[in-house]
RNA sequence: UCAGGACUACCGCCGAGUCCGCAACGGGGUCCCUCCCCAGCGCGGAGCCGGGGAACCACGUUCCCCUGGGGUGAAUCGGCGCCGAGGACUGGGUGCGAGCCCGGGCGGAGGCGUUGUAGGGCCAGUCUUCCGGCCCGAACCCGUCAGCUCACCUGGUAGGCGGUUGAGGAAGAAGGA
Numbered sequence: 001u002c003a004g005g006a007c008u009a010c011c012g013c014c015g016a017g018u019c020c021g022c023a024a025c026g027g028g029g030u031c032c033c034u035c036c037c038c039a040g041c042g043c044g045g046a047g048c049c050g051g052g053g054a055a056c057c058a059c060g061u062u063c064c065c066c067u068g069g070g071g072u073g074a075a076u077c078g079g080c081g082c083c084g085a086g087g088a089c090u091g092g093g094u095g096c097g098a099g100c101c102c103g104g105g106c107g108g109a110g111g112c113g114u115u116g117u118a119g120g121g122c123c124a125g126u127c128u129u130c131c132g133g134c135c136c137g138a139a140c141c142c143g144u145c146a147g148c149u150c151a152c153c154u155g156g157u158a159g160g161c162g163g164u165u166g167a168g169g170a171a172g173a174a175g176g177a
Base pairs, nucleotide, nucleotide: 010163011162012161013160014159018046019045020044021043022042026038027037028036029035047157048156049155050154051153052152057147068145069142070141071140072139077116078115079114080113081112082111083110087106089104090103091102092101093100094099119136120135121134122133123132126173127172128171129170130169131168
């Protein structure tokens, strides 16, 4: 000097995931206690987010085939390539038989990769629109059950990331100084 990592503070992003009060156990300041600071098992509240839940509305009826359905979330719906379960069909071998062994094509649940896409996020005071750029387009849950939905009932308030000129442009609005 450069690169990487950890902790703390600060700033920022996705997301409902923020704030207030009481406060167990504990740590520190103090000789000790009062008191002060830190943290916080658990409880309550405000705000925000979600689920269930009338009337009206929606759905409904006939035939065939297949198949459970639903929720949170932007995360849906495809193309191409590869792997490939259960299953049915079929050839051969063996056995008295029940059965067992080997092979063939059919089929396609699901998985992996890749490429699009409905939709979504960011580019640093807030909101909206346009242009430009960079990204995401997952995961999980309920358990045969739920359309909407007043009253009412009920749950959650996590987690994961980035940063030291990084942080684009134009227009309008509100607000503020």